RNA sequence: GGGCCCGUAGCUCAACUGGCAGAGCGCUACAUUCGCAUUGUAGAGGUUGGCGGUUCGAUUCCGCCCGGGUCCA
Numbered sequence: 001g002g003g004c005c006c007g008u009a010g011c012u013c014a015a016c017u018g019g020c021a022g023a024g025c026g027c028u029a030c031a032u033u034c035g036c037a038u039u040g041u042a043g044a045g046g047u048u049g050g051c052g053g054u055u056c057g058a059u060u061c062c063g064c065c066c067g068g069g070u071c072c073a
Stems, first nucleotide, its partner, number of pairs: 001072007010025004019056001027043005049065005
């Protein structure tokens, strides 16, 4: 330098053929307990890596860039 894959909540990952961004763990509050743990209920937490393009509408499609992994030179 070139090819391919990946980037979504604090962590691990979903999101079907483009149509309201979610789960588990974690965190907070309440209930339960003498207290803790467990369990249950509720809640907070997101520029979907960045900038553009297509579209009525983009996590999803296209281009460039950034970061990580891998292969070739």